A computed fold for a 72-nucleotide RNA from a Candidatus Daviesbacteria bacterium, annotated as transfer RNA.
RNA sequence: CGCGGGGUAGAGCAGUGGCAGCUCGCGAGGCUCAUAAUCUCGAGGUCCUGGGUUCGAAUCCCAGCCCCGCAA
Numbered sequence: 001c002g003c004g005g006g007g008u009a010g011a012g013c014a015g016u017g018g019c020a021g022c023u024c025g026c027g028a029g030g031c032u033c034a035u036a037a038u039c040u041c042g043a044g045g046u047c048c049u050g051g052g053u054u055c056g057a058a059u060c061c062c063a064g065c066c067c068c069g070c071a072a
Base pairs, nucleotide, nucleotide: 002070003069004068005067006066007065010024011023012022013021018055026042027041028040029039030038048064049063050062051061052060
C1' cells in the first nucleotide's frame, strides 16, 4: 500500500428503511427465619464522527477515526 469484518445501555450481542431490543450486571420490591436461587418492576442509549439519499436512516451511499483479521 491492497482486501475483508466490526464500532448499538456498565459488559456481551441482536436489530439490514417505519417502536432501539435480548442476556448478564446495577437499583427497588416479592418469596425465605436468613442467604443463595427464583419472580416482578425500574434506571441506564447524541446507535463512532461528519455529510448525502429518502416522507422517514442504527439500517442505504460517500468521507474520516478507531479495533480485528487476510494478503504482501
Rfam family: tRNA. By type it is a transfer RNA. It was read from a public genome assembly. The prediction has a mean pLDDT of 84.